[in-house]
RNA sequence: GGGGCCAUCGUCUAACGGUCAGGACUCAAGGUUUUCAUCCUUGCAACCGGGGUUCGAUUCCCCGUGGCCCUA
Numbered sequence: 001g002g003g004g005c006c007a008u009c010g011u012c013u014a015a016c017g018g019u020c021a022g023g024a025c026u027c028a029a030g031g032u033u034u035u036c037a038u039c040c041u042u043g044c045a046a047c048c049g050g051g052g053u054u055c056g057a058u059u060c061c062c063c064g065u066g067g068c069c070c071u072a
Stems, first nucleotide, its partner, number of pairs: 001071007010025004018055001027043005048064005
């Protein structure tokens, strides 16, 4: 240089083009407990950036950025 894959809560990870963007862990509050831990309930928190297509984009297309891999 050429090619491929990936990017979603703090972390890990789901999501037919129409979802309240879901789950686990973490964290916070409450319950339980003499206290801590465990357990139970509730809550906070995310679509890498810019364009395009579409009535509608996290999802499809293009460019960029970053990461990984293959190849010369």
A computed fold for a 72-nucleotide RNA from a bacterium, annotated as transfer RNA. It matches the Rfam family "tRNA". The family's RNA type in Rfam is transfer RNA. Gene Ontology term of the family: triplet codon-amino acid adaptor activity. The sequence was found in a public genome assembly. Its mean pLDDT, the model's own confidence on a scale to 100, is 83.